Small-subunit ribosomal RNA, central domain from an uncultured prokaryote, 346 nucleotides, folded computationally.
The coordinates come from a structure-prediction model, not an experiment, and the mean pLDDT is 87.
[in-house]
Context: one part of a larger RNA
RNA sequence: UUGGGUUUAAAGGGUACGUAGGCGGAAAUUUAAGUCAGUGGUGAAAUAUUACAGCUUAACUGUGAAAGUGCCAUUGAUACUGGAUUUCUUGAGUUCUGUAGAGGUAGGCGGAAUUUGUGAUGUAGCGGUGAAAUGCAUAGAUACCAUAAAGAACACCGAUAGCGAAGGCAGCUUACUAUACUGAGACUGACGCUGAGGCACGAAAGCGUGGGGAGCGAACAGGAUUAGAUACCCUGGUAGUCCACGCUGUAAACGAUGAAGACUCGCUGUUGGCGAUACACAGUGAGUGCCUGAGCGAAAGUGUUAAGUAACCCACCUGGGGAGUACGUCCGCAAGGAUGAAACUC
Numbered sequence: 001u002u003g004g005g006u007u008u009a010a011a012g013g014g015u016a017c018g019u020a021g022g023c024g025g026a027a028a029u030u031u032a033a034g035u036c037a038g039u040g041g042u043g044a045a046a047u048a049u050u051a052c053a054g055c056u057u058a059a060c061u062g063u064g065a066a067a068g069u070g071c072c073a074u075u076g077a078u079a080c081u082g083g084a085u086u087u088c089u090u091g092a093g094u095u096c097u098g099u100a101g102a103g104g105u106a107g108g109c110g111g112a113a114u115u116u117g118u119g120a121u122g123u124a125g126c127g128g129u130g131a132a133a134u135g136c137a138u139a140g141a142u143a144c145c146a147u148a149a150a151g152a153a154c155a156c157c158g159a160u161a162g163c164g165a166a167g168g169c170a171g172c173u174u175a176c177u178a179u180a181c182u183g184a185g186a187c188u189g190a191c192g193c194u195g196a197g198g199c200a201c202g203a204a205a206g207c208g209u210g211g212g213g214a215g216c217g218a219a220c221a222g223g224a225u226u227a228g229a230u231a232c233c234c235u236g237g238u239a240g241u242c243c244a245c246g247c248u249g250u251a252a253a254c255g256a257u258g259a260a261g262a263c264u265c266g267c268u269g270u271u272g273g274c275g276a277u278a279c280a281c282a283g284u285g286a287g288u289g290c291c292u293g294a295g296c297g298a299a300a301g302u303g304u305u306a307a308g309u310a311a312c313c314c315a316c317c318u319g320g321g322g323a324g325u326a327c328g329u330c331c332g333c334a335a336g337g338a339u340g341a342a343a344c345u346c
Stems, first nucleotide, its partner, number of pairs: 003318004007300002012314001014201002017198001021194003025088007033081002035077008049065006091191001092188003095184002098181003103177007110154001114150006121143001125136002162169002206247006215241002220236004258313001262309002266291001268289004273284002295302002319346003328339004
């Protein structure tokens, strides 16, 4: 390389959009490039294969045949693929109707709680733990009441509920904005799928500049525990967590399951539609769950939301360690990221 694979053994890119490329619905006509058939030419000799022959045989040698799966030219075939033309509506999209939602961005508002300040009442403890101590407190704490300020997060509802491509999204409300589904079947008429490079988005932590800072809290300090305790527990506490703008580009970025379409037994929940409505029976398409049949699977399991059945495109794997390391290159302010070996060893 071929082959075989990628939920858990090595292996699905974090996610979308999209360039080249690859693949691609139904019907008709045409063409004849691919494809198929015939004919001609060529495909050196030797070697190799085979049939005979010659040295007593063999090795060896000679003569002939076949083969040379290819290429060129030419004559035909037209099912499939390709090219051209015309048409179609089922794929795809547009329009209209109704519905849905923590989808996104920006602004405004709200209550509970917490901390702090001030004032009032009030007196000796509070806090914390397995038990304690550090800590706070007669300069009046804790508790309770009133009032003010601040920042962050939104109890109940809340749900194997919803929305989003993924990351993710939750108090209420306004504006702007994107999407999906149902139904109608008016319009376009294959406009599609995938997608190397590319570009955009991308939790948390981290970085830069400027704000903000209630609670929590890496680092750090102290108190305990312990043989020790650079920990687990406790008292404090800086960065950070929050906001704006810019960077970083990684995660068990997980369904450890790439995208899109087709086909293939059932039962039972649930979300938002259509349809129907008698408490009976029960349809339809889009999601989201549980269980289960065949099949698949090493098994666990999966099972119309496939890991089943077959096609298509991309990504990736090829014994463990060395190693996601070294070197080089690209990106980054840095931290580091991306790409990514070998020696050696078992």
It matches the Rfam family "Bacterial small subunit ribosomal RNA".
RNAcentral holds the full RNA, with entries from ENA.